[in-house]
This record gives sequence, structure tokens and C1' cells, in this order.
RNA sequence: AAAAUUAUUAAAGCGCCUGAACUUAAGUCUGCCCGGAAGAUGAGACUUAAGUUGACGAGGAAGAGGUUUAUCGAAUCUGAUCGGCGGAUGCCUCUAGGUUUUAACUGUGAACCUUAAAUUUUCCUACAAAACUUGUGAGUGAUCAUAAGGAUAAUUGGGAGAAUAACAGUUGAC
Repeated sequence: AAAAUUAUUAAAGCGCCUGAACUUAAGUCUGCCCGGAAGAUGAGACUUAAGUUGACGAGGAAGAGGUUUAUCGAAUCUGAUCGGCGGAUGCCUCUAGGUUUUAACUGUGAACCUUAAAUUUUCCUACAAAACUUGUGAGUGAUCAUAAGGAUAAUUGGGAGAAUAACAGUUGAC
């Protein structure tokens, strides 16, 4: 130094890299036939080694188990946010407590919520960062980090509507 084992910490467009692309170094090659000479430049291909890139934010956690292509848009697109692996608050089932079901209550059913709460749908409204520009620093370079400036979404969210929503019992009103 590497490997293995143990422990601790961090993350969720999070982490990692063997495909791929790119950079550097070394090496090899660069249309055919004949004859002759010189040296330089440029570009390309391949091999080896070492590196670089490989998701921009918004949003998201009752508990347990299971599962993998787990929501939304922005940018780029003469290519890569491509491809692969792992994880993850998604999804499914059950459990706990609750909401809605058209006067109220109780029960069953259906759907939904985890501080919110039935399904579908229309309109209004609020919020971002990268990319970009100009710089600074590190590196031979590919690139990396960072400062200032200036914009820009959709889902969730908030507000206003429309349509539709089972059965039984008790009470009340008409």
C1' cells in the first nucleotide's frame, strides 16, 4: 500500500462505474505497381496505462411486511440527465386512529387521510435551480469548485365552481 473484518457518520435526481464518450502519455500503422531523394507538417485509426464526465431543482415518511422502470416539470438534444449497479419518503397488503357518503346518529360496504381526508373535471393564483453572462481559483488537459448578475415551470399547495356517491336501523321534520 492492497484486501478482509468490525464500528461510526452522511445522502435521497442520492451514492458508485466495468459499457460508452472525452483528455494526457508511450507505442504501432496510415491506397496499389515500378524507379529515385529528402525531410517536415497536419489529420486519422488501433493498443496499453492513468485520469475526466456520468440528474437541474420542486415535492415526498403513522407502524409492519413485500416490491421495483417510485411523483413533477426545467435544460440539452451535430448526441449522454445515454447505459449499468445499489439505495430511496413511491406503490401493494395488513394493523392503529380518523374523514366523506346530500337532516342527524349508529352499523356494514366503498373510496380516501396520517394534521389531512370521496371520485371526476373546469377556471384563477403562488413558488426553483441549473443551463446562460461576466469573473476567481486548481489542473498539461478533459474538467472541477466557487462568486456576482439576470430570467423561467409543473405536480403537490391555496381559492372559486360543476357533476356523481350503496344498504339497514332509530329519531326528527314535511